This is a predicted structure of a 73-nucleotide RNA (transfer RNA) from a Planctomycetales bacterium.
It matches the Rfam family "tRNA". The family's RNA type in Rfam is transfer RNA.
The organism belongs to Planctomycetales, within Bacteria.
């Protein structure tokens, strides 16, 4: 330098272009227990990497940029 892929909650990941983007773990509160752990219940948490575009409608499609990974040279 070229090609391909990834970026969504604090972490790991879901979500067919169509209602208000969800789950597990973590965090907070509670139940249980003599107590702790485990378990159970409730709950907080989002600029879907950034900027544009297409569309009635975008996490999803297109372009550029940023960061990261793999391969080739």
């Nucleotide at each position: 330098g070229g090609g391909c892929c990834c970026u969504u909650a604090g972490c790991u990941c879901a979500a067919u272009g169509g209602u208000c983007a969800g789950a597990g773990c973590a965090g907070g509160g509670g139940a249980c227990u003599c107590a702790u752990a485990a378990u159970c219940c409730c709950u907080u948490g989002g600029u879907u990497g950034g900027a544009g575009g297409u569309u009635c409608a975008a996490c999803u499609c297109c372009u550029c940029c940023a960061g990261g990974g793999c391969c080739c040279a």